A computed fold for a 108-nucleotide RNA from Alsobacter metallidurans, annotated as TPP riboswitch aptamer (THI element). Its Rfam family is "TPP riboswitch aptamer (THI element)". About the family: Vitamin B(1) in its active form thiamin pyrophosphate (TPP) is an essential coenzyme that is synthesised by coupling of pyrimidine and thiazole moieties in bacteria. On this family, see Rodionov et al., J Biol Chem 2002: "Comparative genomics of thiamin biosynthesis in procaryotes. New genes and regulatory mechanisms". Rfam links the family to the GO term thiamine pyrophosphate binding.

RNA sequence: CAUCUCUCGUCGGGGUGCCGUUCAAUCCAGGGCGGCUGAGAGGCAUCGCGCCAACCCGUCGAACCUGAUCCGGCUCGCACCGGCGGAGGGAACGUGAGAUGGCGCCCA
Numbered sequence: 001c002a003u004c005u006c007u008c009g010u011c012g013g014g015g016u017g018c019c020g021u022u023c024a025a026u027c028c029a030g031g032g033c034g035g036c037u038g039a040g041a042g043g044c045a046u047c048g049c050g051c052c053a054a055c056c057c058g059u060c061g062a063a064c065c066u067g068a069u070c071c072g073g074c075u076c077g078c079a080c081c082g083g084c085g086g087a088g089g090g091a092a093c094g095u096g097a098g099a100u101g102g103c104g105c106c107c108a
Stems, first nucleotide, its partner, number of pairs: 001101006008094003011058004017036007042052003064089003070083004
């Protein structure tokens, strides 16, 4: 000097489904209990928008969104699995430490 990894600080991005049962019930909407997958399905509030927490992700970008009321499979059902996807979009700066490699100087 280069590359990689991690910690810390501050800032930012994102999702919060599905099913069963019960209460409720003209309708709309909502509550309780239980279950599925997952890092995450939580709390408060609203007519709606939203706010906070946890979790994940921040260009080395599959966190997440669009495509999508998509296609195939499994399932009681689902962003559950796969395709789509060498498609598109998408939010960062700094400090410290470690590892590897290279160059220069000094000593022997």

Lineage of the source: Bacteria > Pseudomonadota > Alphaproteobacteria > Alsobacteraceae > Alsobacter.
The sequence was found by an Rfam model in a public genome assembly.
Model confidence (mean pLDDT): 79 of 100.